[in-house]
């Protein structure tokens, strides 16, 4: 330099042919317990990396680009 795949909650990751986003862990409160841990219940969570475009409507399509990773030269 060129190509590929990736970026979603504090962390690890889902997300169905475009219809307004979830799980586990974590964290907080409560229950249980002499207390802690464990267990149970409830709650807490997001400019879907960033900036544009097309669309009534985008995590999803499209263009550019940042970060981290890989292959080739």
């Nucleotide at each position: 330099g060129c190509c590929c795949a990736u970026c979603u909650a504090g962390c690890u990751c889902a997300g169905u042919u475009g219809g307004u986003a979830g799980a586990g862990c974590g964290c907080a409160a409560g229950g249980c317990u002499c207390u802690u841990a464990a267990c149970c219940u409830u709650g807490u969570g997001g400019u879907u990396g960033u900036g544009g475009g097309a669309u009534c409507g985008a995590a999803u399509c499209u263009c550019a680009u940042u970060g981290a990773g890989g292959a080739c030269a």
Model confidence (mean pLDDT): 81 of 100. Predicted 3D model of a 73-nucleotide RNA (transfer RNA) from Hibiscus syriacus. It matches the Rfam family "tRNA". Rfam links the family to the GO term triplet codon-amino acid adaptor activity. From the family's description: Transfer RNA (tRNA) molecules are approximately 80 nucleotides in length. The family's RNA type in Rfam is transfer RNA. The RNAcentral record of the sequence draws on Rfam.